């Protein structure tokens, strides 16, 4: 003075990120059942098909009207408690488990398993989801924010601009001068 590249350990961003539990409002005077009328042969369980089951003319699917009865579950909000900083989301693909049983799909779950991808919350727009203008998922967008580089020798204020296989602390290992 210059300097290659690995591990392991602990931490940091904030309306931070999941999960359980409790209570609340919504889902809703909504399904379901029951009662009357109409109506006349089928109907139920995820889509077609066969297939079992169960109901049906002692009226099936349907439709009206009932000041009859009368929820749940997914989502939300609050509070507690945990486990935690790719914390978690997201998309693909396998695999498994379930939707009465085959066949073909199709959909939901995951203490999976790969790859990819997003630094964080939050507005707004626009697209799905959903009973919903609540909430949730993606994508843009301008701002905010954490970080680190560069402007820049110090201080201060700031301006571009990466990306979580980032960053900061400490230790230990390679190189190499």
């Nucleotide at each position: 003075c210059a300097c290659u590249u690995g591990g392991a350990u602990a931490g940091a961003g904030g309306a931070g990120c999941a999960a359980a539990a409790c209570u609340u409002a919504u889902c809703a005077g909504u399904a379901c059942c029951c009662u009357g009328u109409c109506g006349g042969a089928u109907g139920c369980c995820u889509a077609c098909a066969g297939c079992a089951g169960c109901a049906g003319a002692a009226g099936a699917u349907g439709a009206c009207a009932g000041c009859g009865c009368a929820a749940a579950a997914g989502g939300a909000a609050g509070u507690u408690u945990u486990g935690c900083c790719g914390a978690a989301g997201c998309a693909a693909u396998a695999c498994a488990u379930g939707g009465g049983c085959u066949g073909u799909g199709c959909c939901a779950u995951g203490a999976u398993a790969u790859u990819g991808u997003u630094g964080g919350g939050a507005u707004u727009a626009u697209g799905g989801a959903c009973a919903a203008c609540a909430u949730c998922c993606a994508u843009a967008a301008a701002a905010c924010u954490g970080u680190c580089a560069u402007c820049u020798g110090a201080a201060g204020c700031g301006a571009u601009g990466g990306a979580g296989u980032g960053c900061u602390a400490u230790c230990u290992g390679u190189a190499a001068a």